[in-house]
Context: one part of a larger RNA
RNA sequence: UUGGGCGUAAAGCAUCUGUAGGUGGCCUAUGAAGUCUUCCGUUAAAUACCAGGGCUUAACCUUGGAAAAGCGGUAGAAACUCAUAAGCUUGAGUAUGGUAGAGGCAGAGGGAAUUCUGUGUGUAACAGUACAAACAUGCGCUGUGCUUGAAAUGUGUAGAGAUACAGGAGAACACCGAUGGCGAAAGCACUCUGCUGGGCCUUUACUGACACUGAGAGAUGAAAGCUAGGGCAGAAAAAAGGAUUAGAUACCCUUGUAUUCCUAGCCGUAAACGAUGGAUACUAGAUGCUGUCAACAAACAGUGUCGUAGCUAACGCGUUAAGUAUCCCGCCUGGGGAGUAUGCUCGCAAGAGUGAAACUC
Numbered sequence: 001u002u003g004g005g006c007g008u009a010a011a012g013c014a015u016c017u018g019u020a021g022g023u024g025g026c027c028u029a030u031g032a033a034g035u036c037u038u039c040c041g042u043u044a045a046a047u048a049c050c051a052g053g054g055c056u057u058a059a060c061c062u063u064g065g066a067a068a069a070g071c072g073g074u075a076g077a078a079a080c081u082c083a084u085a086a087g088c089u090u091g092a093g094u095a096u097g098g099u100a101g102a103g104g105c106a107g108a109g110g111g112a113a114u115u116c117u118g119u120g121u122g123u124a125a126c127a128g129u130a131c132a133a134a135c136a137u138g139c140g141c142u143g144u145g146c147u148u149g150a151a152a153u154g155u156g157u158a159g160a161g162a163u164a165c166a167g168g169a170g171a172a173c174a175c176c177g178a179u180g181g182c183g184a185a186a187g188c189a190c191u192c193u194g195c196u197g198g199g200c201c202u203u204u205a206c207u208g209a210c211a212c213u214g215a216g217a218g219a220u221g222a223a224a225g226c227u228a229g230g231g232c233a234g235a236a237a238a239a240a241g242g243a244u245u246a247g248a249u250a251c252c253c254u255u256g257u258a259u260u261c262c263u264a265g266c267c268g269u270a271a272a273c274g275a276u277g278g279a280u281a282c283u284a285g286a287u288g289c290u291g292u293c294a295a296c297a298a299a300c301a302g303u304g305u306c307g308u309a310g311c312u313a314a315c316g317c318g319u320u321a322a323g324u325a326u327c328c329c330g331c332c333u334g335g336g337g338a339g340u341a342u343g344c345u346c347g348c349a350a351g352a353g354u355g356a357a358a359c360u361c
Stems, first nucleotide, its partner, number of pairs: 003333004007315002012329001014220004021213003025088002028085004033081002035077003039073005049065006091210001092207004097201003103196007110173001114169008125155002181188002225266006234260002239255004277328006285306008310317002334361003343354004
């Protein structure tokens, strides 16, 4: 536990679909459950309140009275909520005609780079890092030669490095590329094809409130990790070695396994961030970009920047609100103990979800 809040102080579920529930557009009629009014009954006495009385007063005792509110009934009212019935088209949806897009899944193809293998040319080195100075250029990047300086492990005369040709492999897709686009979020980029989801605009037509939110529930959910089977070029936890150092379980170097990739399952978490839940309406503008769009403009839909009113503790937000309001959900309630213990559920495990208290300041 009223209340007040949730961008940054504690606090928006990672995201969506949707059950119950809550809430819900305009108009008409009827009903009268809520609502409002009248009257009746009842709510023991005592206490409390009001007006009196009795003890010298008070406390105390005592007489009488009334209200509020609840419950039950009665008679009415019908604006609002509700129920029933009949309608409406603005919300919502469907259709028509267009359209943008790295939205998803599958298949096929491509070039650059890297690495490996083979063959040739060819000879002694290769590899590799920190720091300082000079010159050229306006600066930087970068390049050049010179000086100081720091390499070692490792590779190489069984021919490396370099270079040319051929072949193989795996992973990722330069430029275009953007302050751009799409997607619910996670996320999505070489090219082409097939299948497929959603959006936006336009026009008239159709349905006629079919809507919003959403406890539980379900689905999706980066990376890492797990299981099984493949694959393994490059990168690279762990590990090994070399340096550096007083030490160096590091930073640097040489190697290097899991992993990273694919298929089928699991896990269910992230600073899953706009640290900002969703929907609707209203409240100055200016200026970019994207789509309808074709030539601008306008309009609509999105995406940025600045900014008025207003808000905010300030920073800042500001028609994409953190403004003004309504509806629904989630969450917070001093710090530590602690996202711990315990129990339960889920998981192969790792662990995840839910989630205290003592004590202490």

Predicted 3D model of a 361-nucleotide part of an RNA (small-subunit ribosomal RNA, central domain) from Chaetopeltis orbicularis. Rfam family: Bacterial small subunit ribosomal RNA. A source record names the gene rrs. The RNAcentral record of the full RNA draws on ENA and SILVA. The prediction has a mean pLDDT of 81.